[in-house]
Context: one part of a larger RNA
RNA sequence: UUAUACUAAAGGAACUUGGCAAAUUAAUUCUGUAUGUUCGCUAAAAAGAAUGUCUAAUUUAUGAAAAAAAAUUGUUAGAUAACAUAAAACAAAAAGCAACGACUGGUUAACAAAACCACAGGACUCUGCUUAAUUAAAUAAAGAUGUAUAGAGUCUGAGGCCUGCCCAGUGCUUAAAAAUGAAAUAUUUUGUUAAAAUAUAAAUUAGAUAAAAUAAUAAAUUUAAGUAAACGGCGGUUCUAACUAUAAGAAUCCUUAGGUAGCGAAAUUCCUUGGCGGGUAAAUUCCGUCCUGCAUGAAUGGUUUAACGAUUGCUUUACUGUCUCUAGUAUAAAUUCA
Numbered sequence: 001u002u003a004u005a006c007u008a009a010a011g012g013a014a015c016u017u018g019g020c021a022a023a024u025u026a027a028u029u030c031u032g033u034a035u036g037u038u039c040g041c042u043a044a045a046a047a048g049a050a051u052g053u054c055u056a057a058u059u060u061a062u063g064a065a066a067a068a069a070a071a072u073u074g075u076u077a078g079a080u081a082a083c084a085u086a087a088a089a090c091a092a093a094a095a096g097c098a099a100c101g102a103c104u105g106g107u108u109a110a111c112a113a114a115a116c117c118a119c120a121g122g123a124c125u126c127u128g129c130u131u132a133a134u135u136a137a138a139u140a141a142a143g144a145u146g147u148a149u150a151g152a153g154u155c156u157g158a159g160g161c162c163u164g165c166c167c168a169g170u171g172c173u174u175a176a177a178a179a180u181g182a183a184a185u186a187u188u189u190u191g192u193u194a195a196a197a198u199a200u201a202a203a204u205u206a207g208a209u210a211a212a213a214u215a216a217u218a219a220a221u222u223u224a225a226g227u228a229a230a231c232g233g234c235g236g237u238u239c240u241a242a243c244u245a246u247a248a249g250a251a252u253c254c255u256u257a258g259g260u261a262g263c264g265a266a267a268u269u270c271c272u273u274g275g276c277g278g279g280u281a282a283a284u285u286c287c288g289u290c291c292u293g294c295a296u297g298a299a300u301g302g303u304u305u306a307a308c309g310a311u312u313g314c315u316u317u318a319c320u321g322u323c324u325c326u327a328g329u330a331u332a333a334a335u336u337c338a
Stems, first nucleotide, its partner, number of pairs: 001333008010324002014322001019319001027051005036041001038158001052080007061072002081085001093317007100309002105117002121156007134141002159304004164234003169231002171227005178222003185215009235253005262296001263293001274290005
């Protein structure tokens, strides 16, 4: 000097990003228990009291027993020593306000346990059984020894109250006729080649090959309708009321439609430490409220919510060497000297 234990006057979070770390609390019995609530909980809420040993009495119970005595436990009354009787060790600190996620559960083996994933519940889409979706192949497997209260895919994520408008775009579904629409294929025409046969000069034919034309045709596209718990989207400008201010209202442009209910400086708010109120002597945090939402908003779910959480922010009580401000003790190690 470091590490690990332990102690500390007065103060008690002034430390610090942050009470990190440490301290406090702790057992059993009895009393008592707010707010909220999905009536189950919250709750060991909180807040209090008692606890040794000995003596005596005694009801019930345990146990034992033929019966009684003795024993354990409880209750009552008294006695007794200490500062201290859950005598050491083991053994919850508590309360309040908010955010997120309903919950139990799972997760980055070895820096992240969470607000992420899952979940019960909700919705949509596909699938009639040789089912759909899936396995490279496949007569097979699986779905399933199941049959739409089933199976598969996608999104949301308990419960309560709800889930508005838009089908123009991109998807998906359906659709009579028409137009466009490929290569094989068929037929025809024009060349090239030329075995064999006829013929022995020229030419013709089956075939092969090159080019062109014609015929018939699928999906698909064009077109129309439907569909948003499909992907997604959800406006400007100007004026107006007898103080002022504001604009229920009016006008106009654009759009497929112009953001409804709700919530709102939010885990979303740039300006911003927004304004007001609370809490503090003093607060960029926190809580409530306002709405001027740079750039909220309804299953990419909106909002609220008891219970739950090694989650996140803030506050209080208790407690303390975190600190004011350090000091000492024990053990171990390093270093220096002998």
Molecule: large-subunit ribosomal RNA, domain IV
Organism: Osmundea sinicola